[in-house]
RNA sequence: GAGCCGACCGGGCGGUCGCUGUCCCGCAUCGCGGGACGGAGGAAAGUCCGGGCUCCACAGGGCAGGGUGCCAGGUAACCCCUGGGCGGCGUGAGCCGACGGAAAGUGCCACAGAAAACAUACCGCCGAUGGCCCGAAAGGGCACAGGCAAGGGUGAAAAGGUGCGGUAAGAGCGCACCGCGCGGCCGGCAACGGUUCGCGGCACGGUAAACCCCACCCGGAGCAAGACCGAAUAGGGGAGCGAUCGUGUGGCCCGCACGGCUCCCGGGUAGGUCGCUACAGGCGUCCGGUGACGGGCGUCGCAGAGGAAUGACCGUCCUCGACAGAACCCGGCUUACAGGUCGGCUCUC
Numbered sequence: 001g002a003g004c005c006g007a008c009c010g011g012g013c014g015g016u017c018g019c020u021g022u023c024c025c026g027c028a029u030c031g032c033g034g035g036a037c038g039g040a041g042g043a044a045a046g047u048c049c050g051g052g053c054u055c056c057a058c059a060g061g062g063c064a065g066g067g068u069g070c071c072a073g074g075u076a077a078c079c080c081c082u083g084g085g086c087g088g089c090g091u092g093a094g095c096c097g098a099c100g101g102a103a104a105g106u107g108c109c110a111c112a113g114a115a116a117a118c119a120u121a122c123c124g125c126c127g128a129u130g131g132c133c134c135g136a137a138a139g140g141g142c143a144c145a146g147g148c149a150a151g152g153g154u155g156a157a158a159a160g161g162u163g164c165g166g167u168a169a170g171a172g173c174g175c176a177c178c179g180c181g182c183g184g185c186c187g188g189c190a191a192c193g194g195u196u197c198g199c200g201g202c203a204c205g206g207u208a209a210a211c212c213c214c215a216c217c218c219g220g221a222g223c224a225a226g227a228c229c230g231a232a233u234a235g236g237g238g239a240g241c242g243a244u245c246g247u248g249u250g251g252c253c254c255g256c257a258c259g260g261c262u263c264c265c266g267g268g269u270a271g272g273u274c275g276c277u278a279c280a281g282g283c284g285u286c287c288g289g290u291g292a293c294g295g296g297c298g299u300c301g302c303a304g305a306g307g308a309a310u311g312a313c314c315g316u317c318c319u320c321g322a323c324a325g326a327a328c329c330c331g332g333c334u335u336a337c338a339g340g341u342c343g344g345c346u347c348u349c
Stems, first nucleotide, its partner, number of pairs: 001347009011317007019039009041323001045334002048332005053222004065218005070084005085099001086097004100213002105211002107207003122152002124148003129145002131142004160178006179202001180200004184195004226274004236265006245259005279301001281300008318321001
């Protein structure tokens, strides 16, 4: 001077007037007034995962559907985090990865190309063998049959690579080395790694956020969840009283139904209360662990509304202030963000 990683801050101070919660005091109380104290975030956001809590459902198992997907660990749990492995990128600190299975089956692989997968032949090479021509023969020629896949060309991708031998030309056809697969051995809990060992000439290119296969996980709805109290009015159920009354049915009596008053019971609307903020809690410290994290001790109390508060103005200072506003709670992820602080590390000069 360039960078990488982590942690943190997110205008300060003072004054005035408001809003809201709790507590205290007063008025004498559906409330009002006064005082003290508390009053948004690192993301309160997106609502994408996971859990707590609540109600409903539920013997168990299976199918369907959805999710996750290297290994080990952490956690209440996770699609999260930590450590490790493998692959890729970077000189490096580091960063990124839906990272199980393609020798179960099916499908697909545009364009180009001969061929995109039980291989094939456009250019090309050869033409030993057979054929044709020349020649007495030796031999030469042609490229018809046929052979080859080394070279060229196409493509994102072309059937192991290099070399030597071999051959008519070639080819794992043979051999050496490299690579690959399987097995053994060694290290590791494992993923995986190593191997001077053995076997196999090599055995099927890619694609599973294509179907699919394998393993594991998953009941539904959500605080407008849900619980309690509960009027007025109108319904429902029961008991008692009473003129032995009225109305209806009926020709009449009995009977049946309805009607009055009092009391009791129950559901439930308005409304009110709870759920509601104390917690997988914050901070400090010690111990265990590489770490995520766990444990012990100490300490703190940190919004809780319900048409929904957290604001406005003034003064002053500075580096002139970004993104953004809680609504049941918590752990994550993702996204937005002016400017600034601290720590560790790398590369170059």

This is a predicted structure of a 349-nucleotide RNA (Bacterial RNase P class A) from a marine eukaryotic metagenome. The model forms 94% of the base pairs in the Rfam consensus. It matches the Rfam family "Bacterial RNase P class A". Rfam's curators write: Ribonuclease P (RNase P) is a ubiquitous endoribonuclease, found in archaea, bacteria and eukarya as well as chloroplasts and mitochondria. Gene Ontology terms of the family: ribonuclease P activity, dimeric ribonuclease P complex and tRNA processing.